This is a predicted structure of a 1488-nucleotide RNA (small-subunit ribosomal RNA) from a metagenome. The sequence is in RNAcentral, with records from SILVA. It matches the Rfam family "Bacterial small subunit ribosomal RNA". Its family is annotated with ribosome and structural constituent of ribosome in the Gene Ontology. Its mean pLDDT, the model's own confidence on a scale to 100, is 83.
RNA sequence: AGAGUUUGAUCCUGGCUCAGAGCGAACGUUAGCGGCGCGCCUAACACAUGCAAGUCGCACGGAGUAGCAAUACUCAGUGGCGCACGGGUGCGUAACACGUAGAUAACCUGCCCCGAAGAGGGGGAUAACGUUCCGAAAGGAGCGCUAAUACCGCAUAACGCCGAGACGGGUUCGCCUGUUUCGGACAAAGGCUGGGACCAGCAAUGGCCAGUCGUUUUGGGAGGGGUCUGCGGCCCAUCAGCUAGUUGGUAAGGUAAAGGCUUACCAAGGCAAAGACGGGUAGCUGGUCUGAGAGGAUGAUCAGCCACACUGGUACUGGAACACGGACCAGACUCCUACGGGAGGCAGCAGUGGGGAAUCUUGGUCGGUGGGCGCAAGCCUGAACCAGCGACGCCGCGUGAGUGAUGAAGGCCUUCGGGUUGUAAAGCUCUGUGGGGAGGGACGAAAGACUGAGGUCUAAUAGGCUUCAGGUUGACGGUACCUCCUUAGCAAGCACCGGCUAACUCUGUGCCAGCAGCCGCGGUAAGACAGAGGGUGCAAACGUUGCUCGGAAUCACUGGGCGUAAAGGGCGUGUAGGCGGGAAGGAAAGUCAGAUGUGAAAUCCCCAGGCUCAACCUGGGAACUGCAUUUGAAACUCCCUUUCUUGAGUACCGGAGAGGAAAGUGGAAUUCCUGGUGUAGAGGUGAAAUUCGUAGAUAUCAGGAGGAACACCAGUGGCGAAGGCGGCUUUCUGGACUGUAACUGACGCUGAGGCACGAAAGUGUGGGGAUCAAACAGGAUUAGAUACCCUGGUAGUCCACACUGUAAACGUUGAUUACUCGCUGUGUGCGAUAUACAGUACGCGGCCAAGCGAAAGCGAUAAGUAAUCCACCUGGGGAGUACGCCGGCAACGGUGAAACUCAAAGGAAUUGACGGGGGUCCGCACAAGCGGUGGAGCAUGUGGUUUAAUUCGAUGAUACGCGAGGAACCUUACCUGGACUAGAAUGCCCUUGACCGAUCCAGAGAUGGAUUUUUCCGCAAGGACAAGGAGCAAGGUGCUGCAUGGCCGUCGUCAGCUCGUGCCGUGAGGUGUUGGGUUAAGUCCCGCAACGAGCGCAACCCCUAUUUUUAGUUGCCAACAGGUUAAGCUGGGGACUCUAAAAAGACUGCCCGCGCAAGCGGAGAGGAAGGAGGGGACGACGUCAGGUCAUCAUGGCCCUUACGUCCAGGGCUACACACGUGCUACAAUGGCGUAUACAGAGUGUUGCAAACCAGCGAUGGUAAGCCAAUCACAAAAAGUACGUCUCAGUUCGGAUUGCAGGCUGCAACUCGCCUGCAUGAAGUUGGAAUCGCUAGUAAUCGCGCAUCAGCAAUGGCGCGGUGAAUACGUUCCCGGACCUUGUACACACCGCCCGUCAAGCCAUGAGAGUCGGGAGGACCUGAAGGCAGUUGCUGUAAGGCGCUGUUUAGGGUUAAACCGAUGAUUAGGGCUAAGUCGAAACAAGGUA
Repeated sequence: AGAGUUUGAUCCUGGCUCAGAGCGAACGUUAGCGGCGCGCCUAACACAUGCAAGUCGCACGGAGUAGCAAUACUCAGUGGCGCACGGGUGCGUAACACGUAGAUAACCUGCCCCGAAGAGGGGGAUAACGUUCCGAAAGGAGCGCUAAUACCGCAUAACGCCGAGACGGGUUCGCCUGUUUCGGACAAAGGCUGGGACCAGCAAUGGCCAGUCGUUUUGGGAGGGGUCUGCGGCCCAUCAGCUAGUUGGUAAGGUAAAGGCUUACCAAGGCAAAGACGGGUAGCUGGUCUGAGAGGAUGAUCAGCCACACUGGUACUGGAACACGGACCAGACUCCUACGGGAGGCAGCAGUGGGGAAUCUUGGUCGGUGGGCGCAAGCCUGAACCAGCGACGCCGCGUGAGUGAUGAAGGCCUUCGGGUUGUAAAGCUCUGUGGGGAGGGACGAAAGACUGAGGUCUAAUAGGCUUCAGGUUGACGGUACCUCCUUAGCAAGCACCGGCUAACUCUGUGCCAGCAGCCGCGGUAAGACAGAGGGUGCAAACGUUGCUCGGAAUCACUGGGCGUAAAGGGCGUGUAGGCGGGAAGGAAAGUCAGAUGUGAAAUCCCCAGGCUCAACCUGGGAACUGCAUUUGAAACUCCCUUUCUUGAGUACCGGAGAGGAAAGUGGAAUUCCUGGUGUAGAGGUGAAAUUCGUAGAUAUCAGGAGGAACACCAGUGGCGAAGGCGGCUUUCUGGACUGUAACUGACGCUGAGGCACGAAAGUGUGGGGAUCAAACAGGAUUAGAUACCCUGGUAGUCCACACUGUAAACGUUGAUUACUCGCUGUGUGCGAUAUACAGUACGCGGCCAAGCGAAAGCGAUAAGUAAUCCACCUGGGGAGUACGCCGGCAACGGUGAAACUCAAAGGAAUUGACGGGGGUCCGCACAAGCGGUGGAGCAUGUGGUUUAAUUCGAUGAUACGCGAGGAACCUUACCUGGACUAGAAUGCCCUUGACCGAUCCAGAGAUGGAUUUUUCCGCAAGGACAAGGAGCAAGGUGCUGCAUGGCCGUCGUCAGCUCGUGCCGUGAGGUGUUGGGUUAAGUCCCGCAACGAGCGCAACCCCUAUUUUUAGUUGCCAACAGGUUAAGCUGGGGACUCUAAAAAGACUGCCCGCGCAAGCGGAGAGGAAGGAGGGGACGACGUCAGGUCAUCAUGGCCCUUACGUCCAGGGCUACACACGUGCUACAAUGGCGUAUACAGAGUGUUGCAAACCAGCGAUGGUAAGCCAAUCACAAAAAGUACGUCUCAGUUCGGAUUGCAGGCUGCAACUCGCCUGCAUGAAGUUGGAAUCGCUAGUAAUCGCGCAUCAGCAAUGGCGCGGUGAAUACGUUCCCGGACCUUGUACACACCGCCCGUCAAGCCAUGAGAGUCGGGAGGACCUGAAGGCAGUUGCUGUAAGGCGCUGUUUAGGGUUAAACCGAUGAUUAGGGCUAAGUCGAAACAAGGUA
């Protein structure tokens, strides 16, 4: 310090989430030791039991025990002090409760300290005790006795108190204070110890003297407390008005004390937007946690303050209480009871139940510290100190150290080589913390009492103070610590490993089980689930959950925003408030500086020190950012005074303007009415119809009525605050502006509330009503059409008055002021040389600089730079909704949430894709043509169906005569049945030498059995072959083409796809590649922040068209010769054809025209060929998870006496049907018959086969030649010539079927082909629709080959023969390319997405009501206690009791308000892989 997450990618906005620190924690797994801390956050719920406050006999009488006694000890009671401290808790409290600073001139103070002065003399009681009683108990009553430091008078008494007065000082004017005079009232208690003299006494002893403790009055101190004040610290305005002792005064009462604190009377005040009142929540602080800080959160332990003590009320005592372990009353609850009545209060320490996720022992000791009492010893002390339990936290230590490679075994992984666990282990050498055993052993303890010896005070050897010596005391504690012994022996886990975030593989699982903080994983190869191996992190702990701060600048003071992301009020006026021009003087509130006081201690920080270190503890310092007082300063702000003119305003002159209101008035047009002319239509639409019209429409002419709106001018022109304003004239009226510089002298800006205005629609009342036109009706459209279109048509639209108060009321940009380059247009003024132009002012526009901005953009009319004030925002949805309140006649408006839900929603820009957007261009894409398919029969493939099986794959284009270029067996993968199990095939190893073959038997065969036969090469080793055997290994056409390679289809032979450097942009990205031309082409040229380059295009390659050269057999034959019935047959020849090698040729090179060029055009030249001559091969980056695991290869998974292998038979050939691709036809451009002509390219020895013979023929027989430019297949067919048929289901067509044959083959039944004879089906040119083709092409004709025993071939691949028509053109259909535009699409339009309905779940609103809660009002009742009174009773007195009044807790009744829960039903909302209906939005989204 940041990171993840919206997108295909980017920048921004913005939320969500994570990494950090912390905790009184809890839960899960695990756990060795110690130190120091901490430990009911919930039920202030209820509590059994024990303990937590007593002490004093040196205040008093008495009782008991021991003792012979002296005496000692113990104890209930009277009395004194304490019990108001200490300890607990956080209910209440939003308050002077707390914090801080002050005030008290308005106060109190026991015990303690210092000082002054005293304590004389009396009195009467009463507990205890004794006795008699009541009661179950708790308790109580009567009578009698007695003491005091208990109680009460009297005396004394001032420097205290009260009253009156005098004189100083101070003062807040209230008074305070000092001195002084007079008058009045008011006090006390003794105990103990010692003692010479003196006194009393029989004595003890007392007086007396002295000491000590106590006591009274008073002055002061210290410490403590009460009260008052300024300032500070929570939420809600959907709480806006509150208040009757209320606010003040006078008087009185009351208190320690001011005061409405209380009462009477008088006045009518007091508080509040700077938040009263009401509601909710809460103890406050030092501090603690976090944070860089500012802040935010918090208020356990420790410390200060407050409040409370079962709930509510009340007082008593006391210095102090309205009192935790006191009292009285009421209430709830619990307990005891003899039913009459009583007792109790753990929010003290332990502990119990309950609640809860959750929080300890019914421990030890007063040894130390502290407290109470006491002269003291001492007693008490659950305060405290210790111990126990709990990893709850922090800190420390250990679980071993060194060496040790064969890198052991085992595990895991593996590419099978190895890697890793891993120096880890074992082994060897050591050590001994902790644990266990034994021994030693502290600090914390110093006092006090007492004893002895001194000093001092004293009469004193009492006593006090003091010095020295002695002297006793430890819960913790079997302590810490030290030493010895013991053995590496007894001591490591938890979480995580997809990214954030350090750490990776295997197996299992298969959108299942599960994970998840966010994004997200899991649908058969999961680094994300589960396990394992390994690793990473922390470590006696580690994770999870919860909460706080941080990150979050995500409430922004430090430190944010508001044109489009959330956010400027519709607009003005103006109140409070905030802010405010120049100069001078004063004052000193803010401000700044110094000083003083305070800011408790602890904590934090720094420096030291003590526990072996640390945590922890101790000392010192700093700090505590604050507040107050005081002394100064005077720049700035505020305040006061004076002054100025530039801000603002006034005055005067002037022109501009749809500024506003009212009255009047004008013409054009629509509609209607009347009349004329006139006749059959008009109107309307994409096309129609409804509608109007022969009762005369539309059209046209004339006249009239009525309402509304004002063409042209008219303009990013004008005016207005905005809404808005448009014929003309008049009246009234507002504002702005120029100029002049006379006047005022800061009078200003903004503006929460308030008030005014405020389009359209809407509302009320009354008018008006021509047009247009919601609703409504009809006609169309449509699947529907409650719409779009058409014909009508009512509210309304218009006027007056009154409401409503909202709009995309938008420049989506609040108002005001100042400053910041330029160019240009325009409106109105001024100036000027006057329609023209340097300038200037105010407006309205355009382009741009700096700057700003996420960008697009803004840019003197800012969204720039600054200042002031106001409004508003804080993720999306829920929702501008609900409830409440305010306004409104209503409609509705204003204000305005939450539950719940999502991880996004959003802005700008980029690249694509898409559009029923635009532009340009291309293609047999359309058009122009020719021929087909779709109809028939058959062939073939597919779907479907059937079947034991009809094996599998291919499925829009890009599957369907496709894999298959040959299914009778085989093929074959399928089915049925029969068999085999290291297996049918291969490699390696061992043994053997046979095996094969032949014959026979069984069997459907595989197979089994029997008989027969008996190796080869080699010198050897060995090898070949075969059989048997063991193993490593086999086998699978089983699955996954969505794990893959390879290959292929397709867009598409379309012209595209990219890179380097540079430049532009924050970036995605752009530029280049766009533009102007041109091309078949990103082909080339020109231009250009681009310059170059690559893959594609083209060319290089092959065939073909022309020529030349070379060569001349098997090809050829012109000339020569020979020769045949004929024939290059022969000799020869290379001329020609041809063959097959090498060359040439074509490049817009030349000419003309156009053009800058590229290039285009030309029935131009030349040329065999002309602008790519024709054809082929060649297929960019990529797309379709396209196809293929069944060609092959291959990961993973699966089968292993079977999903492998062998065999026989069957099936792949089925058949109501549907589709694709073809063949043959429907005939005369034809069929048939006879005759006859001309190819090319291939193939052939398991072959092609001439010729001859047989057969009608398929074919058979025999057989020459040929391994092929030699021989053969081989006949080319259409064509041509002649004849016939004459438009018919035919002499067309040939399906189907019968019979007879042929061939191949082990075998033609299922299921082959061919031949002959016979049979002679449908079909007469084919609906919607649809396909191919632009020239040697379509069409048509035949020939060959592969596969192959044969064949299903009409298929596929090739070859040649004959040989057309048409293209105006690019509007449209389809596909494609480029540019541009819009986009809410990016799985990319086969996209996205809206609403109703139906289903489930969730929270919420309304709801007849019902139930509950807290607070207040009214009325009734009213305990204890206080106060007041008292003619009653009682006491010696102070007084007490009783009664009356008043006050009041509580109780009861009652009416409303508020809050919460619940409620049949109801309303909308949210969420939920694949429901229904439509198609609203995003493209011109098909009606923007």